[in-house]
Source information:
The RNA shown here (Guanidine-I riboswitch aptamer) has 109 nucleotides and comes from Streptosporangiaceae bacterium NEAU-GS5. Its mean pLDDT, the model's own confidence on a scale to 100, is 79. Taxonomically the source falls in Streptosporangiaceae (Bacteria, Bacillati, Actinomycetota, Actinomycetes). It was read from a public genome assembly, where an Rfam model found it. The model forms 100% of the base pairs in the Rfam consensus.
Parts: sequence; structure tokens; C1' cells
RNA sequence: GUGAGGCGCGCCUAGGGUUCCGCCGCCGGCCGCGGCCGGCGGGCUGGUCCGAGAGGCGAGGCGGACCCACCGCGGGUCCGUUCCACGGCGGGACAAAAGCCCGGGAGAC
Repeated sequence: GUGAGGCGCGCCUAGGGUUCCGCCGCCGGCCGCGGCCGGCGGGCUGGUCCGAGAGGCGAGGCGGACCCACCGCGGGUCCGUUCCACGGCGGGACAAAAGCCCGGGAGAC
């Protein structure tokens, strides 16, 4: 200097906004003393929702050893899948935003 590999998924959380629900405010209408319906506005603790390479958990996949079976396909048990990881601007999607995607990117050491 070059090439290959270093797995994806599910559930959850940090976090995120505002489609829907809820809450609050204002306005209008109905009803009769307190509610119901509608409109506009407010991310407003929340629910639905989105959600981490550098957060958590789980099973799987993959690799190896041994054993069983076998024309071939395959099955079981155990071990491994480690360690490290500072990180923009800007853009993208969904209603919208984000630690999501671009991205173990650019860059830095």
C1' cells in the first nucleotide's frame, strides 16, 4: 500500500418529535348549573408512534472440536463470535423530530 472478513434481527432504554389519543387555553353551538359537540392554538407530565456502530437483554446465524447418521441431505453436545471506539457541518424519511438513515462516514488522535 492492497484485498477479504469482523453478522443481521427481535424486545427494551437513553433520546425524539406531534399524525392519532389525552391534557391545557381561547372561541362558538347545544343543553340546563354542570356537562357534551365542534373549531383554532399550545409539545404540555403522559399513551399510540420513531429510536442507538460507539447503550442493555435475548434467541438465531456463522466458525471450530467431538459424537451419531450417511448415496447425499442432516442431527446432538461443548467452545468461540473478543478487544477498541473522539466524531461534526450538511442532507434524507415518515405527521414530525431524534443518539434513526447517509455514518466504525468526513475529520481528529